[in-house]
RNA sequence: ACUGACAAAGGCAAACCCGCCGUGAGGCGGGGACGCAAAGUCAGAGGUCUCGAACACGAGAUAGCUCGGCUGCCAGAC
Numbered sequence: 001a002c003u004g005a006c007a008a009a010g011g012c013a014a015a016c017c018c019g020c021c022g023u024g025a026g027g028c029g030g031g032g033a034c035g036c037a038a039a040g041u042c043a044g045a046g047g048u049c050u051c052g053a054a055c056a057c058g059a060g061a062u063a064g065c066u067c068g069g070c071u072g073c074c075a076g077a078c
Base pairs, nucleotide, nucleotide: 002076003075004074011036012035016031017030018029019028020027021026034064040070041069042068044067045066046065047062048061049060050059051058052057
């Protein structure tokens, strides 16, 4: 570097509920676990969603949608 079977130590936390923020998508905190070998992080490209909005255009959201960048635990069956 690659790979993720058997492990070991752990980690994260969907839906839903409560509180708060936001026009909204959604976010934050607590509870809670559907799952995750990067479900760590980044909005670069695409997709989807929201708002202003006829289109266009602009501003946002989504990393647990896809690709990609950076970083990381353990192991080494194939």

Record summary:
This is a predicted structure of a 78-nucleotide RNA (c-di-GMP-I-GGC riboswitch aptamer) from an Actinomycetota bacterium. Its Rfam family is "c-di-GMP-I-GGC riboswitch aptamer". Gene Ontology term of the family: cyclic-di-GMP binding.